[in-house]
RNA sequence: GCGGGAUUAGUUAAAUGGUAUAACAUCAGUUUUCCAAACUGAGGUCAGGAGUUCGAUUCUCCUAUCCCGCA
Numbered sequence: 001g002c003g004g005g006a007u008u009a010g011u012u013a014a015a016u017g018g019u020a021u022a023a024c025a026u027c028a029g030u031u032u033u034c035c036a037a038a039c040u041g042a043g044g045u046c047a048g049g050a051g052u053u054c055g056a057u058u059c060u061c062c063u064a065u066c067c068c069g070c071a
Stems, first nucleotide, its partner, number of pairs: 001070007010024004018054001026042005047063005
């Protein structure tokens, strides 16, 4: 330099154009003499930008980071 892949909540992952989901974690409550455990509830996320579309995490382009291969 060329090609391919990945990027979603604090962490690990789902989702195949129609209001983004779960687990752990965090916070609040119940229970307990206290702690832990258990139960209930709440908040929080599509790497950044542009485009297509009535509608984009999903499709297209550019950028950034990481990984793999070729030279």
Molecule: transfer RNA
Organism: Candidatus Nomurabacteria bacterium RIFCSPHIGHO2_02_40_30